[in-house]
Context: one part of a larger RNA
RNA sequence: GGCGCGCGGUGGAUGCCUUGGCACCCAGGGCCGAGGAAGGACGUGGCAGACUGCGAGAAGCCGCGGGGAGCCGUCAGCAGGCUGAGAGCCGCGGAUGUCCGAAUGGGGCAACCCCGCCCGGGUCAUGCCGGGCGAGCCCGGGGCGAACCCUCUCGUGAGGGGGGAGCAGUAGCCCCGCGGCGGGUAAGUCGGGGAACUGAAACAUCUCAGUACCCGGAGGAGAAGAAAUCAACCGAGACUCCGCGAGUAGUGGUGAGCGAAAGCGGACCAGCCCAAACCGUCGCCGCUGAGUGGGCGGCAGCCUUAUGCGGCGGCGGGGUUGCAGGACCCGCCUGGCGACCUGCCGGAUCGCGAAGGAGUGAGCAACCGGAGCGCCAGACGAACGGCCUGGAACGGUCGACCGAAGAGGGUGAUAGUCCCGUAGUCGACAGCGCGCCGGCUCCUGGCGGGCUCCUGAGUACCACGGGACCCGGGGAAUCCCGUGGGAAGCUGGGGGGCCCACCCUCCAAGGCUAAGUACCCUGGGUGACCGAUAGCGCAGAGUACCGUGAGGGAACGGUGAAAAGCACCCCGGGAGGGGGCUGCAAAGAUCCUGAAACCGCGCGCCC
Numbered sequence: 001g002g003c004g005c006g007c008g009g010u011g012g013a014u015g016c017c018u019u020g021g022c023a024c025c026c027a028g029g030g031c032c033g034a035g036g037a038a039g040g041a042c043g044u045g046g047c048a049g050a051c052u053g054c055g056a057g058a059a060g061c062c063g064c065g066g067g068g069a070g071c072c073g074u075c076a077g078c079a080g081g082c083u084g085a086g087a088g089c090c091g092c093g094g095a096u097g098u099c100c101g102a103a104u105g106g107g108g109c110a111a112c113c114c115c116g117c118c119c120g121g122g123u124c125a126u127g128c129c130g131g132g133c134g135a136g137c138c139c140g141g142g143g144c145g146a147a148c149c150c151u152c153u154c155g156u157g158a159g160g161g162g163g164g165a166g167c168a169g170u171a172g173c174c175c176c177g178c179g180g181c182g183g184g185u186a187a188g189u190c191g192g193g194g195a196a197c198u199g200a201a202a203c204a205u206c207u208c209a210g211u212a213c214c215c216g217g218a219g220g221a222g223a224a225g226a227a228a229u230c231a232a233c234c235g236a237g238a239c240u241c242c243g244c245g246a247g248u249a250g251u252g253g254u255g256a257g258c259g260a261a262a263g264c265g266g267a268c269c270a271g272c273c274c275a276a277a278c279c280g281u282c283g284c285c286g287c288u289g290a291g292u293g294g295g296c297g298g299c300a301g302c303c304u305u306a307u308g309c310g311g312c313g314g315c316g317g318g319g320u321u322g323c324a325g326g327a328c329c330c331g332c333c334u335g336g337c338g339a340c341c342u343g344c345c346g347g348a349u350c351g352c353g354a355a356g357g358a359g360u361g362a363g364c365a366a367c368c369g370g371a372g373c374g375c376c377a378g379a380c381g382a383a384c385g386g387c388c389u390g391g392a393a394c395g396g397u398c399g400a401c402c403g404a405a406g407a408g409g410g411u412g413a414u415a416g417u418c419c420c421g422u423a424g425u426c427g428a429c430a431g432c433g434c435g436c437c438g439g440c441u442c443c444u445g446g447c448g449g450g451c452u453c454c455u456g457a458g459u460a461c462c463a464c465g466g467g468a469c470c471c472g473g474g475g476a477a478u479c480c481c482g483u484g485g486g487a488a489g490c491u492g493g494g495g496g497g498c499c500c501a502c503c504c505u506c507c508a509a510g511g512c513u514a515a516g517u518a519c520c521c522u523g524g525g526u527g528a529c530c531g532a533u534a535g536c537g538c539a540g541a542g543u544a545c546c547g548u549g550a551g552g553g554a555a556c557g558g559u560g561a562a563a564a565g566c567a568c569c570c571c572g573g574g575a576g577g578g579g580g581c582u583g584c585a586a587a588g589a590u591c592c593u594g595a596a597a598c599c600g601c602g603c604g605c606c607c
Stems, first nucleotide, its partner, number of pairs: 001606009015592001016558002020530002022527009031184002039100003042055003046078002050074002061094006070082003105114003115134007136181003139177006150166005189217005199206001203253001229236002240267005250258002271512003274456001278317010293304003296346006322490001324455004328450006336352004340347001355444005367439004372434004378426003384399005400417002402406001408420003461485008471497001492507005545552002565591001568579004
């Protein structure tokens, strides 16, 4: 020195464990913000570093409810307190809530600096302190109120850099308002923009992909949505989502690839309102000078010079569709009362009841009351003992019991009957949600005929240039946009995949609309899910650390049933060790088990 064996050290594998994760299912919930959010900074405790909580009233204050013996967070300790006059704790409502942040009086290198006005405190007075208000845009209301161009007009002998009117009560400015907005937001959603790598085994059309990404909007969902739709000569009857249809029909350097619809089966279920015609009313502008006209119709009377007629605008009524519908006029039927200049006759012209119906979510709209159910604290809740082993009984054994409860967890080992629970049954002052009832509010003639009027215009459509559709320009319909052209108007118009005819079908150019759907959070349940190099990145951490920054981003779990965490003695400066004590066991705190590499010591063999 090597090999072997043994005993140690080091190290932290393995086994066991689980505070933490993962996945699916079910239920519930879903926006926050100028009433200052999200997110932070700084503070806040008797002693206080971090986390948690809270905000100068600062681990808290008030009220109501629950609960019932302990409490002053993690967190022990010292000191000092609170609590049956009900604390701590849990739920609901309220108060306070520094500074920054949309940040909003002005500024600014966020958490800082500076100012004006009003009120209050203090001072003889100023300085000083406290409170309130002071950003911008939009909307609504009120007030003030132009000019240029152009047109008309006055003026003049003719002009004008002259006057006036229109333009216009416009632009703009000022004041007011318990008015709205602003900012945040993981995913989902709609819209406006919009790649490339890649694939095509190269690459350009194509693909990736309308994806990623950027911007904007809205909401607990969003979008879509009540046929100018499909279909096929039969019919269906808004939209959305799922399964099939179907990787079909198609499209495609007919390459790579992309990829429907009808129809069927399900989930859910809902339908409505304007614009216009016409009527009324209000305002502005103009016209008429004839009682023409108007005052519901007829006759008679009476009134009327704007109360008439026309134009525009606001508001109310009316009305909303394709077997066309509606307005207006006429006729018929039904119908309680009243009004409609006066009298008579008439009149569904208008209003109000009754009766019926509907409603707060679109369909008009606001509120009140009642009971019920659910959520947000909780409450009650059956039944076991002896002996043995052991440190400990939940084990073994013997004998019992409950069970609408033998789910699960804990307890010194494995517990239906020890504890928490479980089955089952109850429970809310206040807050929230759901549907229901009532008040309340709203609606209500029908049929037939007719010339007339209305039924969404720079729209439909066409050409050209693009885009979207399964559809890459194709025979290319349909939908959307740009430029140019540009209808009909109900005897009208669109569609049925070029186009035409017949036929069928539907009414564009205005709007609203729950549910079924997407996503997230919370709670519960479940697991041939993980068990500390696994499982989320995190058994808590977006921490430590790295980076100028955007950003990147860890590791570290386990004494024991209980600290009973080793009093005391000895060696040592200490660390540490030897006794001793605790404990079932030193498991003695870098503490369960404690593998290997690696490092020692002893012994054996060999060189």
Model confidence (mean pLDDT): 81 of 100.
Predicted 3D model of a 607-nucleotide part of an RNA (large-subunit ribosomal RNA, domain I) from a Pseudomonadota bacterium.
Its Rfam family is "Bacterial large subunit ribosomal RNA". Gene Ontology terms of the family: structural constituent of ribosome and ribosome.
The full RNA is in RNAcentral, with records from ENA.